[in-house]
A computed fold for a 172-nucleotide RNA from uncultured Fusobacterium sp., annotated as Lysine riboswitch aptamer. It matches the Rfam family "Lysine riboswitch aptamer". The literature on the family includes a 2003 paper in Cell by Mandal et al., "Riboswitches Control Fundamental Biochemical Pathways in Bacillus subtilis and Other Bacteria". Rfam links the family to the GO term lysine biosynthetic process. The RNAcentral record of the sequence draws on MGnify. Of the family's consensus pairs, 100% are formed in the model.
RNA sequence: AGAUAGAGGUGCAGAUGACAAAAGUAGCUUUGUUGAGUGGCGGUCAUGUUGAGACAAAGUGAAAGGGGAAUUUGCCGAAAUGGAAAUUUUAACCGAAAAAAAUUUCUAUUGGCGAUAUAAAUAAUAUUUAUAUUGCUGUCAUUGAAAAUAUUUUCAAUGGAGUGCUAUCUGU
Numbered sequence: 001a002g003a004u005a006g007a008g009g010u011g012c013a014g015a016u017g018a019c020a021a022a023a024g025u026a027g028c029u030u031u032g033u034u035g036a037g038u039g040g041c042g043g044u045c046a047u048g049u050u051g052a053g054a055c056a057a058a059g060u061g062a063a064a065g066g067g068g069a070a071u072u073u074g075c076c077g078a079a080a081u082g083g084a085a086a087u088u089u090u091a092a093c094c095g096a097a098a099a100a101a102a103u104u105u106c107u108a109u110u111g112g113c114g115a116u117a118u119a120a121a122u123a124a125u126a127u128u129u130a131u132a133u134u135g136c137u138g139u140c141a142u143u144g145a146a147a148a149u150a151u152u153u154u155c156a157a158u159g160g161a162g163u164g165c166u167a168u169c170u171g172u
Stems, first nucleotide, its partner, number of pairs: 001170006009076001011075006019067001027060008037047003041095004079110012111137011139160009
């Protein structure tokens, strides 16, 4: 220098997912008031004075996204986030814009997990992400102490980062 195999732990991500919540919400029906538009934008088309839309009351009444016990699969830059580029999808039909989502590539940051505070997303005080502070933990280095008996183990403190650390093999 290269290759292979490993370790950290409430470890990471995927799939299925009881269950809670979303919510007595949206929608639908009936009645009453009002009275011309409504279908996110443009066009087409449909529908509307046999009452659009809005408001109020009564009745009926979901789902998606997000969370999640448990099971299972793949793994240890596992994975996540930011930026750039490309592709695809999204409302009756066509087209377009904004916004959002998904996939791939390049690049930057983060060892892992928790708590608190702030911000954003969200129905949400759940949860996710980011930042700051702080705690625990694994690893390496330095220092100190103790024990072994010859440089090894244990404990404590301080500090660093995964392009790291440990083990084996190969080459120089």
NCBI's taxonomy places the organism under Bacteria, Fusobacteriia, Fusobacteriales, Fusobacteriaceae, Fusobacterium.